A computed fold for a 615-nucleotide part of an RNA from a wastewater metagenome, annotated as large-subunit ribosomal RNA, domain I. Its mean pLDDT, the model's own confidence on a scale to 100, is 82.
Context: one part of a larger RNA
């Protein structure tokens, strides 16, 4: 020096562990916001540097309710000072409330967000003033008062004349601004597939924007079929990877019908009547004043616009006008009186309802959430062991043998668990009642009227639809042309006739479905610290970066601190003894303790080389 062994160091793999992640399942619940949210900023404990919590009433106050003998939140012990202990209950859970600094949509007015500066009204203090506290004072829309142009019209001007925008005020629980995926609109690539690429396909997807809502959105056939029917929508599963489409390439892709889920259908526009109101027209009382008769009145009339009532809502085509028959009582009404008829009220009879078809509070009962209550049934041992739950042996209970914990594996030690019970307050569902609303039907006739207009159609460009212009129908935009009203119009894949289906050009609607931020139960051939969320730990934190933004590492003594008194070397760290423990090589740099590496001790080799010595 090299090998091998043993012991240490150093490291911090494996091994076990789980506070924490992850996926999914089933039920709940799903909006918050100027009554100032979402999200922060700075406070705030007796001593307080972080995290919860609160809000100058500041780990909290105030009421009810369930528990209760301890108690003043977490890392976190300590000191200090309490508070309560069986009813004046301390603390602790749940319900409703009270305060709620200052930024934020931030709204008095300004700013470099957590601040700086005003006006007003009331109070306080004060001789008065600063000063304080409590409100108002942003902006659009909406209602209501008040003011109030220009243009345009008439006029030769001069001037006349409707308003209407604008102002100014005073009221408003109107909106802004935020929300994880979901919805529904607008905008819309490219990688990439086509083994290259350009129509295509990736994909109407990313991304970005607008808008809602507890769900969106779609919905009561101008729909499908096919010679039989069918009857809104919206989901699924099948039709079916078919029918098609397609540089007929890649590749893209239905429907109709069966079958389930759910189940709900309604209001208007117009015709006609009619009440106001403004325009224009009207002076023989013809018209008119519900009808007839008989008087009387007449700027009442007629037209035509805008708004209100009433009517009216469909395709075996309805409805309006006109006509007929039935169809409760009593009052009221119109220019007078008689007569009918018509409308209004009342009351009786029917029905109907709070998500569409009108709409608001409310009591009672029942179930429900939000705390919480009872809750079977085991002991031994001359065992092993630090420690029994392990082992023997002899019970026991189960509508409870899910689960966690206790000094190693407990059905009968703890917490629970199957199983029953329970709410002042709120909130949610069902039902009643209470109240509310509404009530008139059949039938005839027709050369009357009405049945959604810059609309449908048509040309040309374009989009979506399985449909890439194709024979290409229908839907939906854009230019433009531009109909018709039931003998009408659209549809049935060019387009024509037949023959069938529907009735566009207005609006409303629950449930079946999407989704999980939040809360409950729960599962797992998910993960066990380089995983699993980025975060089991003071994590969106330290730290980086002007800014967007990036973005960590770090778990494990012991059953129980019993956390090592006291001696001794040593300034100290840090060691030795002692003592505590089952165990200290479990000693806080702490289960367990691989390898690299570094060393100490034995053990072995002495060819070669090299070095020293000696010949």
């Nucleotide at each position: 020096a090299g090998c091998c062994a043993a012991u240490g160091g150093u490291g911090g793999a494996u091994g076990c562990c789980u506070u924490g992640g992850c996926a999914c399942u089933a039920g709940a619940u799903g909006c918050c916001g100027a009554c100032g949210a979402a999200g922060g900023a700075c406070g705030u404990g007796g001593g307080u540097g972080a995290c919860u919590g609160c809000g100058a009433u500041a780990a909290g106050c105030c009421a009810c309710g369930a528990g209760g003998a301890g108690u003043u939140g977490u890392c976190u012990a300590c000191c200090u000072a309490g508070c309560g202990u069986u009813a004046u209950a301390a603390c602790u859970c749940g319900u409703g409330g009270a305060u709620c600094u200052c930024c934020g949509a931030a709204u008095a007015g300004g700013a470099a967000a957590a601040c700086c500066u005003a006006a007003u009204u009331a109070c306080g203090u004060u001789u008065a003033a600063c000063c304080g506290u409590a409100g108002u004072u942003a902006u659009u829309c909406c209602a209501c008062a008040c003011u109030g142009a220009a243009a345009a019209c008439c006029g030769a001007a001069a001037g006349g004349c409707c308003a209407u925008a604008g102002g100014u005020g005073u009221g408003g629980u109107a909106a802004a601004g935020g929300g994880a995926a979901c919805u529904g609109g607008g905008c819309g690539a490219a990688u990439u597939g086509a083994a290259a690429c350009a129509u295509c396909u990736c994909a109407g997807u990313a991304c970005c924007c607008c808008a809602a809502g507890g769900a969106a959105a779609a919905g009561a056939a101008a729909g499908c079929a096919a010679a039989c029917g069918c009857g809104a929508u919206u989901c699924c599963c099948u039709u079916a990877g078919u029918a098609g489409c397609g540089g007929c390439g890649a590749g893209c892709g239905a429907a109709g019908a069966g079958g389930g889920a759910u189940g709900a259908g309604c209001c208007u526009a117009a015709a006609c009547c009619u009440a106001u109101a403004g325009u224009g027209u009207g002076a023989u009382a013809u018209a008119g004043c519900c009808u007839g008769g008989c008087g009387g009145c007449g700027a009442u009339g007629c037209a035509u616009u805008a708004u209100g009532g009433g009517g009216g809502u469909u395709g075996u085509g309805g409805g309006a006008c006109u006509c007929a028959a039935u169809a409760g009582a009593a009052c009221u009404a119109g220019c007078g009186c008689c007569u009918g008829a018509u409308a209004g009220u009342u009351c009786a009879c029917g029905a109907a309802g709070u998500u569409a078809c009108a709409a608001a509070a409310g009591u009672u009962a029942u179930a429900u959430a939000u705390a919480a209550c009872a809750g079977a049934a085991g002991a031994a041992g001359u065992c092993u062991g630090g420690a029994a739950a392990g082992c023997u042996u002899c019970a026991c209970c189960g509508c409870a043998g899910a689960g966690g914990g206790u000094a190693a594996u407990a059905g009968u030690c703890c917490c629970g668990u199957a199983u029953g019970u329970g709410a002042a307050a709120u909130g949610u569902a069902u039902a009643a009642c209470c109240c509310u609303u509404c009530g008139a039907u059949u039938g005839a006739u027709g050369u009357u009227c009405c049945c959604g207009a810059g609309u449908a159609u048509c040309a040309c460009g374009g989009g979506a639809u399985c449909c890439g212009a194709g024979a290409a129908a229908g839907c939906c935009c854009g230019u433009g042309u531009g109909a018709a009203u039931c003998u009408g119009u659209g549809a049935g894949g060019a387009c024509c006739a037949c023959c069938u289906c529907a009735u566009a050009a207005g609006g409303c609607u629950a449930a079946a479905u999407a989704c999980a931020a939040u809360c409950u139960a729960g599962u797992g051939a998910c993960c066990g610290a380089u995983a699993g969320u980025g975060u089991a730990c003071a994590a969106g934190u330290a730290c980086c970066g002007u800014g967007a933004g990036g973005g960590a590492a770090g778990g494990g003594u012991g059953a129980a601190a019993a956390g090592a008194a006291c001696c001794c070397c040593g300034a100290g760290a840090g060691g030795g003894g002692a003592g505590u423990g089952a165990a200290a090589u479990a000693g806080a740099a702490c289960c367990u303790g691989a390898a690299a590496c570094c060393a100490u001790u034995g053990g072995u080799u002495u060819a070669c080389a090299a070095u020293c010595c000696g010949u």